[in-house]
The RNA shown here (Bacterial RNase P class A) has 352 nucleotides and comes from Proteobacteria bacterium UBA6492. Model confidence (mean pLDDT): 76 of 100. It was read from a public genome assembly, where an Rfam model found it. The organism belongs to Pseudomonadota, within Bacteria. Its Rfam family is "Bacterial RNase P class A". The family's RNA type in Rfam is ribozyme. Rfam's curators write: Ribonuclease P (RNase P) is a ubiquitous endoribonuclease, found in archaea, bacteria and eukarya as well as chloroplasts and mitochondria. Of the family's consensus pairs, 97% are formed in the model.
C1' cells in the first nucleotide's frame, strides 16, 4: 500500500414548537377524581427465539428409592448453568488465530449397502514357488502333492508402518527405526509432555446407536400469588369410599389431611397490588496471564395495562441506513443486521 485476524465503542447530541405518558412538588378540591403550574425521566445490541440457569412466588411440613433427563479432557470463575477464562489434546489455516457431541470399544448387544478372495476370531480371485515327496520325460521341463499372504484388484475402512537381510518363493522369521503394550524417572496442582528399560508385539471401526461409568436435577409459573368490593344457586345427580380417598409430570415408601372425581347447570371476570433502588450503572486504583474479584467516590437511566416513548425545524458530529418495538426482573447462548470509528496483531509486494 494491499489483504486479513481478535477486541472495544455508537444507534444520535444541543436548541426550539405542538401532542402522548409516568414520577415529586404545589394551586383547585370533600382528604377524592377531573383540571391546571414547575420540575425530572421515557424501548433494544439484540427488547427476538422461549434455548439453558436463576431470583421471587405457590402446592408444602417436603424426606428417601426406582425411573427419566442434562453434562462428560483438566483447572478457575460465577447466584447459578449446557455459560465464561486460562491451559492440554486433536482438526482447519503460511500466519495472527479458530472450530471440538474431548469419559469407556478387553464388561455386553447392534452395525457397516454395494464391490471386493475375504469385513471379526473373516482371507485366496489375478499370482508368486517347486525347496522336500511321487510320477513321467526329447533331460529343456511337465503333472500331482504341498507352501505363501510380501505384489495387484475391491472398498470409507484389508489387520502394524518403512528398509535392509533372510528364504524354493515368502511372512516380525531377525535386525534398525516409528508405532504397540508393561514398566521406572523427570516436569506439571492436573489434564499431559520428555525421557530410559523391557517385550516381537495385533484381539480392526463405529457410543451425535443400545449400553457401562462419574458428577448433577421436586413441579408449576406474575394469566404466579396477595387483598378490596360486588353478584349469584349455603344448585341438583352420578359414582367410589377409612384394608379407602387426596395432596403440582410417572410408579413406590414415608408423611400429611379427612372426603374425592365425572356430568348438567348459574354468578362474576371490577379495581389494588405484585411492578421497577436491582446477584444495578459509570469512573479511579489495587490484586488476578484471564474470566473475575476487592475498595474508594458518583448515579437513579420506562412501568404502560386494547397498550404511552411522537411529529417539525435548525445546528453538531465518524455514520444516523438496515435488524428491528419493554409487558416480573436477571446472568448467558443463538439467530438476524445499515454501517462508521478506535486499538491490537499476521500475511504479502515496493522503496529507504
Nucleotide at each position: 500500500g494491499a489483504a486479513g485476524u481478535c477486541g472495544g465503542c455508537c444507534a444520535g447530541g444541543c436548541a426550539a414548537u405542538c401532542g402522548c405518558u409516568u414520577c415529586a412538588c404545589c394551586c383547585c378540591c370533600a382528604u377524592a377524581a377531573a383540571g391546571g403550574g414547575u420540575g425530572g425521566g421515557g424501548a433494544g445490541g439484540a427488547a427476538a427465539g422461549u434455548c439453558c440457569g436463576g431470583g421471587c412466588u405457590c402446592c408444602a411440613c417436603a424426606g428417601g428409592g426406582c425411573g427419566a433427563g442434562g453434562c462428560g479432557c483438566c483447572a478457575g470463575g460465577u447466584a447459578a448453568c449446557g455459560c465464561c477464562u486460562g491451559g492440554g489434546c486433536g482438526g482447519c489455516g503460511c500466519g495472527a488465530g479458530u472450530c471440538g457431541a474431548c469419559g469407556g470399544a478387553a464388561a455386553g448387544u447392534g452395525c457397516a449397502a454395494c464391490a471386493g478372495a475375504a469385513a471379526a476370531u473373516a482371507u485366496a480371485c489375478c499370482g508368486c514357488c517347486u525347496a522336500a515327496g511321487u510320477c513321467c520325460u526329447u533331460c529343456g521341463g511337465g503333472a500331482c502333492c504341498g507352501g505363501u499372504a510380501a505384489g495387484g484388484u475391491u472398498g470409507a475402512a484389508a489387520u502394524g508402518g518403512u528398509g535392509c537381510g533372510g528364504u524354493a518363493a515368502g511372512a516380525g522369521c531377525g535386525c534398525a527405526c516409528c508405532g504397540c503394550g508393561u514398566u521406572g524417572c523427570u516436569g506439571g496442582u492436573a489434564a499431559c509432555a520428555g525421557u530410559g528399560a523391557c517385550g516381537g508385539c495385533a484381539u480392526g471401526g463405529u457410543a451425535a446407536a443400545c449400553c457401562c461409568c462419574g458428577c448433577c436435577u421436586g413441579g408449576a409459573g406474575c394469566a404466579a400469588g396477595a387483598c378490596c368490593a360486588a353478584a349469584u344457586a349455603g344448585g341438583a345427580a352420578c359414582a367410589c369410599a377409612a384394608c379407602g380417598a387426596u395432596g403440582u409430570g410417572g410408579c413406590c415408601c414415608a408423611c400429611a389431611u379427612u372426603g374425592u372425581g365425572u356430568u348438567c347447570g348459574g354468578g362474576u371476570a371490577g379495581g389494588u397490588u405484585g411492578c421497577u433502588a436491582g446477584a444495578g450503572c459509570c469512573a479511579g486504583c489495587c490484586g488476578g496471564u484471564g474470566a473475575c474479584g476487592g475498595u474508594u467516590g458518583g448515579c437513579c437511566c420506562a412501568g404502560a395495562u386494547g397498550a404511552a416513548u411522537g411529529a417539525u425545524u435548525g445546528u453538531c458530529u465518524u455514520u444516523c441506513a438496515a435488524c428491528a418495538g419493554a409487558a416480573c426482573c436477571c446472568g448467558g447462548c443463538u439467530u438476524a443486521u445499515c454501517g462508521g470509528c478506535c486499538g491490537a496483531c499476521u500475511u504479502c509486494c515496493a522503496c529507504u